[in-house]
RNA sequence: GGGCACUUGGCACAGUGGUAGCGCGCACGCUUCGCAUGCGUGAGGUCGUGGGUUCGACUCCCACAGUGUCCA
Numbered sequence: 001g002g003g004c005a006c007u008u009g010g011c012a013c014a015g016u017g018g019u020a021g022c023g024c025g026c027a028c029g030c031u032u033c034g035c036a037u038g039c040g041u042g043a044g045g046u047c048g049u050g051g052g053u054u055c056g057a058c059u060c061c062c063a064c065a066g067u068g069u070c071c072a
Base pairs, nucleotide, nucleotide: 001071002070003069004068005067006066007065010024011023013021018055026042027041028040029039030038048064049063050062051061052060
């Protein structure tokens, strides 16, 4: 220098055009003499950045940035 893949809550990930979810973690409550486990509730995300297509974009297209990997 070039090819490919990936970028979504604190962490690991799902979501292939119609108002963004699961698990773990966190907070509170119930349960306990207390802790743990279990159960319930809740907070937390301008979906990497900018532009385009579309009535509508996490999703499609382009550029850029970052990470990983392969080639040179």
Transfer RNA from Gloeophyllum trabeum ATCC 11539, 72 nucleotides, folded computationally. RNAcentral holds the sequence, with entries from ENA, GtRNAdb and Rfam. The coordinates come from a structure-prediction model, not an experiment, and the mean pLDDT is 85. Rfam family: tRNA. It is annotated as a transfer RNA.